[in-house]
Context: one part of a larger RNA
RNA sequence: GAUUGAACGCUGGCGGCAUGCUUAACACAUGCAAGUCGAACGGUAACGAUGGAAAGCUUGCUUUCCAGGCGACGAGUGGCGGACGGGUGAGUAAUGCAUAGGAAUCUACCCAGUAGCGGGGGACAACUUGGGGAAACUCAAGCUAAUACCGCAUACGCCCUACGGGGGAAAGCGGGGGACCUUCGGGCCUCGCACUAUUGGAUGAGCCCAUGUCAGAUUAGCUAGUUGGUGGGGUAAUGGCCUACCAAGGCGACGAUCUGUAGCUGGUCUGAGAGGAUGAUCAGCCACACUGGGACUGAGACACGGCCCAGACUCCUACGGGAGGCAGCAGUGGGGAAUAUUGCACAAUGGGCGCAAGCCUGAUGCAGCCAUGCCGCGUGUGUGAAGAAGGCUUUCGGGUUGUAAAGCACUUUCAGUUGGGAGGAAGGCGUUGUAGUUAAUACCUGCAACGAUUGACGUUACCCACAGAAGAAGCACCGGCUAACUCCGUGCCAGCAGCCGCGGUAAUACGGAGGGUGCAAGCGUUAAUC
Numbered sequence: 001g002a003u004u005g006a007a008c009g010c011u012g013g014c015g016g017c018a019u020g021c022u023u024a025a026c027a028c029a030u031g032c033a034a035g036u037c038g039a040a041c042g043g044u045a046a047c048g049a050u051g052g053a054a055a056g057c058u059u060g061c062u063u064u065c066c067a068g069g070c071g072a073c074g075a076g077u078g079g080c081g082g083a084c085g086g087g088u089g090a091g092u093a094a095u096g097c098a099u100a101g102g103a104a105u106c107u108a109c110c111c112a113g114u115a116g117c118g119g120g121g122g123a124c125a126a127c128u129u130g131g132g133g134a135a136a137c138u139c140a141a142g143c144u145a146a147u148a149c150c151g152c153a154u155a156c157g158c159c160c161u162a163c164g165g166g167g168g169a170a171a172g173c174g175g176g177g178g179a180c181c182u183u184c185g186g187g188c189c190u191c192g193c194a195c196u197a198u199u200g201g202a203u204g205a206g207c208c209c210a211u212g213u214c215a216g217a218u219u220a221g222c223u224a225g226u227u228g229g230u231g232g233g234g235u236a237a238u239g240g241c242c243u244a245c246c247a248a249g250g251c252g253a254c255g256a257u258c259u260g261u262a263g264c265u266g267g268u269c270u271g272a273g274a275g276g277a278u279g280a281u282c283a284g285c286c287a288c289a290c291u292g293g294g295a296c297u298g299a300g301a302c303a304c305g306g307c308c309c310a311g312a313c314u315c316c317u318a319c320g321g322g323a324g325g326c327a328g329c330a331g332u333g334g335g336g337a338a339u340a341u342u343g344c345a346c347a348a349u350g351g352g353c354g355c356a357a358g359c360c361u362g363a364u365g366c367a368g369c370c371a372u373g374c375c376g377c378g379u380g381u382g383u384g385a386a387g388a389a390g391g392c393u394u395u396c397g398g399g400u401u402g403u404a405a406a407g408c409a410c411u412u413u414c415a416g417u418u419g420g421g422a423g424g425a426a427g428g429c430g431u432u433g434u435a436g437u438u439a440a441u442a443c444c445u446g447c448a449a450c451g452a453u454u455g456a457c458g459u460u461a462c463c464c465a466c467a468g469a470a471g472a473a474g475c476a477c478c479g480g481c482u483a484a485c486u487c488c489g490u491g492c493c494a495g496c497a498g499c500c501g502c503g504g505u506a507a508u509a510c511g512g513a514g515g516g517u518g519c520a521a522g523c524g525u526u527a528a529u530c
Stems, first nucleotide, its partner, number of pairs: 001530004006526005013377006020369001021335001026333003030330003035080003040077002043073002047071002050067008087288003096213004101208002105205002110201007118152001120150002127142006158167003172193006180187002214260003221251003226248008263285004267278004290311005313324004341367001343366003349363001350361004380410004390401004414471001416466002419463002424457001427453001429451008474519005479500003485514005495502002
C1' cells in the first nucleotide's frame, strides 16, 4: 500500500447493488417448512346446491329431519412424491476431493421401437358391535370395494438349462357416439390417460485404477482376513466383501505405522510474476442430521421434519406407561468483541401431485433491520472589502480566521407534498375459425383471431407540478519518518508513544485554544493476510 463475512470509538443526509452466528455440531417455547390425486376405491364427518317431509308464520322465507342421485370432501384403502429442494462442516489426510482413464453394473418418471392388456378367486381397512387404557393407543367378532392381493390362460422378444426342456405378466379409469345387440347396468366403436413384457436411448447413480492433495522421525518398523490362490456364499455389479481350505505373503527413509490439524475443488485476497495466504456469500463433489447401532420399504435411503434398539437430556402421567429432537424459515435462552423480522406472496422461476382447473412449496421472488462493504448523488451556485463584528495572535503598527460571513442575484438534484405511470404476464378461461384423429360435423389435441381477465413487490422504476437555501459534516492528525505551527496551562507530575523518543519553568511531541493538513458520510483504532 492492498484486502476483510470484521469488531470497537466518535460521527451520520439519500439511493442502487451485495453481504450479515467466523464463537456453543450448545439447549430450544411457539408458528410454519411435503404433500397431492374423487379421472384408482368403498363411502359421506363437515359445507353447498337440488328434491321431499314436518313445524312456524311476516305466503315465501326461517327452523328441523331425510336423500351420495349432484358440486365437493373429513377419516380410511390405493397410487405417486416424502432419497429432490433447504441446513451444517462435527467427522474425514483418504472408503474424500481434483484431473485423466476403465469394465463387471442398476436406473422410477421421460423418449423411440416391438408384442400384449383374456378369464377367475379369496381377503383386509373404513364402517358396525363389544372390550381394555389416565393417555398414547389397542384387542376381538361381523360386513365390504378397488389400478390393493393371489392363482389360471397366453409368451414375439425375456430368464434358467445338462440343450432334452423348464419358468414367468398385466388393470382399469374418463370423454364422445351412428348403425347393431341388450338382463337397460351396458356390450360395441373411437379418443385420451393408465397397465404388462422386452429392446435401445437419455438422465442419474454404484464400482475400479493412475497422478496430485498439511505438519511432526523428540513417531521406524507396521500387518493375521493380514497378502495371494481354489471351492462356496453374497451383491445390481467386480472384489477377502464374507466363509472353509492351502500357500506365506503385503507395506515401509521415494517416510509405512502412529500423533496432531483439516471438509475438498472451481475460486477469493495479495503480488510485476513466481509464489504466499485462504476456502464466507455463488457453483460442483463429499459427509452429517440429539449420541451410538440396525435394518424395513422402495427404481433410488441404511432415510434431517420415517421405523426399531440402547444412551444422555427435556416434557406428560391416574406411577401401570407414554411423547420429543430447529446443523429448515423466523424466533428464544446461553456463549461471545460480534452478526437481522416470530414479515408478504405463490404474481414470476423452479419442484411434487393431478387429464386439467388447481392444491402444496420459509425453495424462490420480494419487503423489513444494520454505513458491514462497493458504487453513485447531495449538504447549494454566482457575486460580494466597510477586508464588518467576534475569536486567536502581536514587535501594539498590525497579522490571521477571510470572499469566509452578512448583503444582493439565482437554482431546486436528493429529501417533502400532489398527480400521472411502464416493464416484470408467459399463461389459464370463454367464443369463433381451421388442421389432425375418427364411421362421425361429436369428443380430444395443435394453431390462429377475438373477448373478459391473473402482480407479493407497490404509495414500484420513471415523468409532470408545488414550495423554500430551505432538512443534511464529520473524523483523525500537525517533533522526524509524514502533508500540516503558534499561544496558554502543566513542570520527569499529569500524560503521550508504531519506531526513534517527548515531559525536571518559555514543550511546534502532554492538556486546551486559534490556525493548518489529510480523508470525507465517513474517519480513526484494534485484529488478520499478502